[in-house]
RNA sequence: GGGUCCAUGGUCUAGAGGCAUGACAUCUCGUUUACACCGAGAAGGCCGCCAGUUCGAAUCUGGCUGGACCCA
Numbered sequence: 001g002g003g004u005c006c007a008u009g010g011u012c013u014a015g016a017g018g019c020a021u022g023a024c025a026u027c028u029c030g031u032u033u034a035c036a037c038c039g040a041g042a043a044g045g046c047c048g049c050c051a052g053u054u055c056g057a058a059u060c061u062g063g064c065u066g067g068a069c070c071c072a
Base pairs, nucleotide, nucleotide: 001071002070003069004068005067006066007065010024011023012022018055026042027041028040029039030038048064049063050062051061052060
């Protein structure tokens, strides 16, 4: 220098155009003498950034940033 892929709550993850799913962790309540387990519930992300397309974009397109790998 060229190419491929990835970027979603604290962590991991689903989602392929109609304002985001689940798990773990955290907090509250129940249970227990108490802790744990277990049950119920809550908070937590506007989806790396900037544009574009569209009535509407995490989802499509372009650029940028960061990361992984391959070729030279």
A computed fold for a 72-nucleotide RNA from a Candidatus Woesearchaeota archaeon, annotated as transfer RNA. Model confidence (mean pLDDT): 83 of 100. The sequence is in RNAcentral, with records from ENA. Rfam family: tRNA. By type it is a transfer RNA. Its family is annotated with triplet codon-amino acid adaptor activity in the Gene Ontology.